[in-house]
Context: one part of a larger RNA
RNA sequence: UUGGGCGGUAAAGCGCGCGUAGGCGGAUGCCUAAGCGGGACCUCUAACCCGGGGGCUCAACCCCCGGCCGGGUCCCGAUCUCGGUGUCUAGAGUGCGGUAGGGGCAGGUGGAAUUCCAUGUGUAGCGGUGGAAUGCGCAGAUAUAUAGAAGGACCCCGGCGGCGAAGGCAGCCUGCUGGGCCGACACUGACGCUGAGGUGCGAAAGCGCGGGGAGCGCACAAGAUUAGAUACCCUGGUAGUCCGCGCCGUAAACGAUGUAAAAGGGGUGUGGGGGAGCGUUUCCCACCGUGCCGAAGCCAAACGCAUUAAUCGUCCCGCUGGGGGAGUACGGCCGCUAGGCUAAAACUC
Numbered sequence: 001u002u003g004g005g006c007g008g009u010a011a012a013g014c015g016c017g018c019g020u021a022g023g024c025g026g027a028u029g030c031c032u033a034a035g036c037g038g039g040a041c042c043u044c045u046a047a048c049c050c051g052g053g054g055g056c057u058c059a060a061c062c063c064c065c066g067g068c069c070g071g072g073u074c075c076c077g078a079u080c081u082c083g084g085u086g087u088c089u090a091g092a093g094u095g096c097g098g099u100a101g102g103g104g105c106a107g108g109u110g111g112a113a114u115u116c117c118a119u120g121u122g123u124a125g126c127g128g129u130g131g132a133a134u135g136c137g138c139a140g141a142u143a144u145a146u147a148g149a150a151g152g153a154c155c156c157c158g159g160c161g162g163c164g165a166a167g168g169c170a171g172c173c174u175g176c177u178g179g180g181c182c183g184a185c186a187c188u189g190a191c192g193c194u195g196a197g198g199u200g201c202g203a204a205a206g207c208g209c210g211g212g213g214a215g216c217g218c219a220c221a222a223g224a225u226u227a228g229a230u231a232c233c234c235u236g237g238u239a240g241u242c243c244g245c246g247c248c249g250u251a252a253a254c255g256a257u258g259u260a261a262a263a264g265g266g267g268u269g270u271g272g273g274g275g276a277g278c279g280u281u282u283c284c285c286a287c288c289g290u291g292c293c294g295a296a297g298c299c300a301a302a303c304g305c306a307u308u309a310a311u312c313g314u315c316c317c318g319c320u321g322g323g324g325g326a327g328u329a330c331g332g333c334c335g336c337u338a339g340g341c342u343a344a345a346a347c348u349c
Stems, first nucleotide, its partner, number of pairs: 004320003009301001013317001015201004022194003026088006034081002036077008049067007091191001092188004096183004103177007110154001114150003118146004125136002162169002206247006215241002220236002223233001258316001260314001263311001266293007273285004297305002322349003331342004
């Protein structure tokens, strides 16, 4: 390079957006003729190579002719692609009216529980486990009642449910704000899809500075267990977990399934919307989402997937090439650290 692939078996979908270049791109008329197709002419050193013929007794080898690989000029054509120009509305978008939602940010606020503090009642235990012990308690604990303080998380509703691009999002109220969906019309008129680089977002843990610290709890300490026990269990407990600002940029970041549009049987639940019957229950939808079961089809095979595809065809991007060495070394870039990104080889099976 050609070609085969990327749900698991089985190497491979970037964690997720936005978007630059590039690639690709709707209907229709006309023009052009670059791609494309046809023709004519010119050209394509020698050798090599291929076809034909010939010469060394054959062959290798050598000789002759043609071809090969192309290139150029001119003419003709216009299905398709590019280019130019006009028109269109089915893609995309805007306006209008509705609508569901833990979508985001900020501020406020509530109850239960926990721990702590104070006081009352009350007395000998409490706690913990497989059983114990460490621990707490006669300086009055545990339990119980009242009052108070603090921090953090939000029972029921709750769902096989909703929202978000992903990470993720849940007490309640208010403000600001993003997106979606539905309905009937009007408008713009291909404005689109993807996206190398780039840029933003990105759980937890971790890092810096400053707060905060109830519960939980890496490390750590003690008690057990055990042959040992640097563990599992128990009692404590620092960082952290929480808040503000700034870093980090990873993950089984998973649907282990890139994005977009299109085609093609059904059945059954559920969330949002619309319509009809017609008055609260039923039915329907050529609407949008989210599940399950399954037809054709798919998979080398099976598990399975099956209008939310892993089916059928298309565009663009990313990625893959036996195992180990190794997601390592070196170099570069990034980072305060931890480390991240990019990414080999020797050697070995």
This is a predicted structure of a 349-nucleotide part of an RNA (small-subunit ribosomal RNA, central domain) from an uncultured bacterium. The coordinates come from a structure-prediction model, not an experiment, and the mean pLDDT is 84.